RNA sequence: GCUCUCGUAGCCCAACUGGUAGAGGCAAUAGAUUAAGGAUCUAUCAAGUACUGGUUCGAAUCCAGUCGAGAGCA
Numbered sequence: 001g002c003u004c005u006c007g008u009a010g011c012c013c014a015a016c017u018g019g020u021a022g023a024g025g026c027a028a029u030a031g032a033u034u035a036a037g038g039a040u041c042u043a044u045c046a047a048g049u050a051c052u053g054g055u056u057c058g059a060a061u062c063c064a065g066u067c068g069a070g071a072g073c074a
Base pairs, nucleotide, nucleotide: 001073002072003071004070005069006068007067010026011025012024013022019057028044029043030042031041032040050066051065052064053063054062
């Protein structure tokens, strides 16, 4: 330099391939339990989807560019 994949909550990971972004796990907070802590149980918490445009009635999803990460080729 070229090609491909990816970027979603504090972290990991879904979102049925365009139709209200949380199904789930970890973490955090409060409570129950405990002498206390851990474990367990209950509840709560948090996104506008890397950024800028475009298409569309409607975009995390499609298109273009930029940024970042990874892989392959040279």
A computed fold for a 74-nucleotide RNA from Bifidobacterium sp. SO1, annotated as transfer RNA. Its Rfam family is "tRNA". Rfam describes the family as follows. Transfer RNA (tRNA) molecules are approximately 80 nucleotides in length. The coordinates come from a structure-prediction model, not an experiment, and the mean pLDDT is 81. The organism belongs to Bifidobacterium, within Bacteria.